[in-house]
A computed fold for a 363-nucleotide RNA from a Phototrophicaceae bacterium, annotated as Bacterial RNase P class A.
Its Rfam family is "Bacterial RNase P class A". It is annotated as a ribozyme. Rfam's curators write: Ribonuclease P (RNase P) is a ubiquitous endoribonuclease, found in archaea, bacteria and eukarya as well as chloroplasts and mitochondria. Its family is annotated with dimeric ribonuclease P complex, ribonuclease P activity and tRNA processing in the Gene Ontology.
The gene name in the source record is rnpB.
Taxonomically the source falls in Phototrophicaceae (Bacteria, Bacillati, Chloroflexota, Phototrophicales).
The coordinates come from a structure-prediction model, not an experiment, and the mean pLDDT is 76.
The sequence is in RNAcentral, with records from ENA.

RNA sequence: CGGGUAAACAGGGGAAUCGCGGCUGGACAUCGUCCGGCUGAGGAAAGUCCGCACUCCACAGAGCAACGGUGCUGGUUAACGACCAGGCGGGGUAACCCGACGGCACAGUGCAACAGAGAGCAGAUUGCAUCGCUCAGGCGGUGUGAGGGUGAAAAGGUGCGGUAAGAGCGCACCGGCAUGUCUGGUGACAGGCGUGGACAGGUAAACCCCACCGGGAGCAAGGCCAAACAGGUGCAUUGGGGCGGCUCGUUCCAUCAAAAGCACCGGGUCGGCUGCAAGAGUUGUCUGGCAACAGGCAUCCCAGAUAGAUGAUUUCCGCUCGCUUAUCGAGAACAGAAUGCGGCUUAUGCGUUUGCCCGGCUC
Numbered sequence: 001c002g003g004g005u006a007a008a009c010a011g012g013g014g015a016a017u018c019g020c021g022g023c024u025g026g027a028c029a030u031c032g033u034c035c036g037g038c039u040g041a042g043g044a045a046a047g048u049c050c051g052c053a054c055u056c057c058a059c060a061g062a063g064c065a066a067c068g069g070u071g072c073u074g075g076u077u078a079a080c081g082a083c084c085a086g087g088c089g090g091g092g093u094a095a096c097c098c099g100a101c102g103g104c105a106c107a108g109u110g111c112a113a114c115a116g117a118g119a120g121c122a123g124a125u126u127g128c129a130u131c132g133c134u135c136a137g138g139c140g141g142u143g144u145g146a147g148g149g150u151g152a153a154a155a156g157g158u159g160c161g162g163u164a165a166g167a168g169c170g171c172a173c174c175g176g177c178a179u180g181u182c183u184g185g186u187g188a189c190a191g192g193c194g195u196g197g198a199c200a201g202g203u204a205a206a207c208c209c210c211a212c213c214g215g216g217a218g219c220a221a222g223g224c225c226a227a228a229c230a231g232g233u234g235c236a237u238u239g240g241g242g243c244g245g246c247u248c249g250u251u252c253c254a255u256c257a258a259a260a261g262c263a264c265c266g267g268g269u270c271g272g273c274u275g276c277a278a279g280a281g282u283u284g285u286c287u288g289g290c291a292a293c294a295g296g297c298a299u300c301c302c303a304g305a306u307a308g309a310u311g312a313u314u315u316c317c318g319c320u321c322g323c324u325u326a327u328c329g330a331g332a333a334c335a336g337a338a339u340g341c342g343g344c345u346u347a348u349g350c351g352u353u354u355g356c357c358c359g360g361c362u363c
Stems, first nucleotide, its partner, number of pairs: 001359009012317007020040009042334001046345002049343005054218004067214005072086005087101001088099004102209002108207002110203002125148002127144007156174006175199001177196008222274004231265005238254007281300001283298006319331004
């Protein structure tokens, strides 16, 4: 210098003018104006895919069935299917990347397109060997699973023996499987030493089996207040009696009662308040840990709605591109809170920084 790989950061800045939401101070002076002050989106606020907090319902506590999920080991965490560290397998020259990675698919059932003779305890198309027939070109039977061919996949590899030709048919070694044991490691696992049967196809993000986890619904959860209309109860009319000093109040009895009115009651509709912003919080620093992360100290208060605000214009600076090289022109993404939090995934213009790997050149 070129190429690659892994991660982190940033998501324009200043000023002026005009506006908007929330909270709040003051004045006029009253329930509306005016003048201020503070504050006002994101790295993903998104998808709603996981996990929680919180709330209500169900349940004595809990278990079982069904259904769903997770699936190497150790750790982190409030929790997780997330994250960190490692093991194993695969890819890459390497840095590094990817993996639902429980079941040796000897519990059972199922499945395998096309091609191919044959896809399972299988199969004779060609070949090889041999026998029979023959018009001497071949045809048919038997053996074979070694060679060829098909396929993602066809009963392990090399050699010697063996045979009509062959084959774990027999043997030696390698591989694989089962099993015993030793060493290292918390463990997944790794390495070593034996023993045994000629040797076992693939597939579980197919059913299934095993282990573990999960009660349901969600802030439109839930709590409080509560118009109007409708409903219920009482009063409201007149007469008489009792009590108190009373034309008034209260009480008892009888009577009247069509509507309106008044008071109260129950449920809780319209609507309002709350839940709802001090939290598994922000920033900085120190300590422990390989790390995820944990803890200490200091510091800050930071949107909260009507599902409705969080903006616009001008100018300067910075960035990128074009180019006639400058007092020029053009451009700047994805997107946007609605109970909150931790993850994952997806979208994202121009850029910045760092570690590592490979190649080339120079000193």